[in-house]
Context: one part of a larger RNA
Molecule: small-subunit ribosomal RNA, central domain
Organism: Olea europaea var. sylvestris
RNA sequence: UUGGGUGUAAAGCAUCUGUAGGUGGCUUUUUAAGUCCGUUGUCAAAUCCUAGGGCACAACCCUGGACAGGCGGUGGAAACUACCAAGCUGGAGUAUGGUAAGGACAGAGGGAAUUUUCGGUAGAGCGAUGAAAUGCGUAGAGAUCGGAAAGAACACUAACGAUGAAAGCACUUGCUAGGUCAACACUGACACUGAGAGAUGAAAGCUAGAGGAGCGAAUGGGAUUAGAUACCCCAGUAGUCCUAGCCGUAAACGAUGGAUACUAGGCGCUGUGUGUAUCGACCUGUGCAGUGCUGUAGCUAACGCGUUAAGUAUCCCGCCUAGGGAAUACGUUCGCAAGAAUGAAACUC
Numbered sequence: 001u002u003g004g005g006u007g008u009a010a011a012g013c014a015u016c017u018g019u020a021g022g023u024g025g026c027u028u029u030u031u032a033a034g035u036c037c038g039u040u041g042u043c044a045a046a047u048c049c050u051a052g053g054g055c056a057c058a059a060c061c062c063u064g065g066a067c068a069g070g071c072g073g074u075g076g077a078a079a080c081u082a083c084c085a086a087g088c089u090g091g092a093g094u095a096u097g098g099u100a101a102g103g104a105c106a107g108a109g110g111g112a113a114u115u116u117u118c119g120g121u122a123g124a125g126c127g128a129u130g131a132a133a134u135g136c137g138u139a140g141a142g143a144u145c146g147g148a149a150a151g152a153a154c155a156c157u158a159a160c161g162a163u164g165a166a167a168g169c170a171c172u173u174g175c176u177a178g179g180u181c182a183a184c185a186c187u188g189a190c191a192c193u194g195a196g197a198g199a200u201g202a203a204a205g206c207u208a209g210a211g212g213a214g215c216g217a218a219u220g221g222g223a224u225u226a227g228a229u230a231c232c233c234c235a236g237u238a239g240u241c242c243u244a245g246c247c248g249u250a251a252a253c254g255a256u257g258g259a260u261a262c263u264a265g266g267c268g269c270u271g272u273g274u275g276u277a278u279c280g281a282c283c284u285g286u287g288c289a290g291u292g293c294u295g296u297a298g299c300u301a302a303c304g305c306g307u308u309a310a311g312u313a314u315c316c317c318g319c320c321u322a323g324g325g326a327a328u329a330c331g332u333u334c335g336c337a338a339g340a341a342u343g344a345a346a347c348u349c
Base pairs, nucleotide, nucleotide: 004320005319006318007303008302012317014200015199016198017197021193022192023191025088026087027086028085031082033081034080035077036076037075038074039073040072041071042070043069049065050064051063052062053061054060091190092187093186094185096182097181098180099179103176105174107173108172109171110154114150115149116148117147118146119145120144121143125136126135163168205246206245207244208243209242214240215239219235220234221233222232257316258315259314260313261312262311265294266293267292268291269290270289271288272287273286274285275284298305299304323348324347331342332341333340334339
């Protein structure tokens, strides 16, 4: 290298779009590049193998032959791949009508709670904890009633539910992309995957400017303790929020790449269509798209997976090859930085 693998042992890129490339539905025709069958040239000799022969044998030497293949010429075959031409509708797509929804975006609106502040009542504690203390309070706290302001998050509904490529997404309203279902009308293989490339990408972090209620790294104080740079308590800055950029990572997980086809059932849920039933609803059967539980065959080292496969097959891509050294060093690219990406060796066992 080949063979072999990739849920949990090493290994599926965080996710998508898509270039080159690889692969590709059904029918008929052409060509003959691949493919197959002949024939022919060449691939020096020696060597190897083999049939004989010569040194007394052997090693050694001589004569002849062959297998297996490579490259080229030439003559044919036409099933398959490819090419040419024409067609088809099942894959794919477009148009029409509905539909569900926490899909995205933008502005406006809403109420509960919290904190602060103003005013009234009242007058000694409040708060915290395992227990306390720091803290707040006669300069009137806490409690209670009324007014005002601010910022952030949206109780119940809420579910094993919906939706999005993933990250994610939940008060109300406006605007808008996509999916799916139905009936059929149109295009006619337009498809699948996808190295590079591009786009999106939680939280934290960074730059500039707004904002700052609550929470809260750092920090200060009080406790605990032998100590306590912690766990508990009182405060509290950055941050959390918004705008414009950057960063590009997560146990970014279903630890399971994408597409297509096939292979027992049973029980749900969501969307939608339809049959039966009915005045209608309930009931009862069934199709498609999704989402769950259980389970047969099969697979698996086992656990388990099991029509949403980790089963049976095909195509394309990424990745793995003992542990440590090593989420490293050096170099390169990107970044304001933090760092990210790529990625060894010595040595050791």